[in-house]
Molecule: c-di-GMP-I riboswitch aptamer
Organism: Conexibacter sp.
Formats: sequence, structure tokens, C1' cells
RNA sequence: CUGGUGCAAGGGCAAACUCGUCGCAAGGUGAGGGCGCAAAACCACGGGGCUCCCUUCAAAGGGAGCAAGCCGGGUUACCACU
Repeated sequence: CUGGUGCAAGGGCAAACUCGUCGCAAGGUGAGGGCGCAAAACCACGGGGCUCCCUUCAAAGGGAGCAAGCCGGGUUACCACU
């Protein structure tokens, strides 16, 4: 330096929920709070999910978003052992 593994140590992140705040909404964000996570760090590329708008008798369809803690994929990374 690269690969594999994740017992330990130092730590890290933070689900649900509550309050404040932003958003039509999904949801974001600050604080509290911990369900959990060895990438629960980052990325909307693919599948799936969710929201809004247009169109349609309806269905089908089209557009704009959310979500990385659904799965896959990509990038980066601490320590220990090998």
C1' cells in the first nucleotide's frame, strides 16, 4: 500500500416519539430521546416505496419532488487481527 474479517479499545451515528421551525405534501432542520447500525459516511445510477401537479369517464400515461436507516450499485474512511 492492497485484500479479507470484525473479538477488543477509543469513539461515531441516531429509529420511533416529543417540542420548535420550513414545506401544499412526502419530508427537511434544531433540541431532547435511543430502536438500532462496522460504513446508519457521501452519491438518486437501477429496482421498489412515498408526495404533488397535468391529462383521462376511468385506466394507462407525462412532469416535478422526497427518501441513502428498503434492495442493488458507485466513492471515501478509524482501529484491531490476518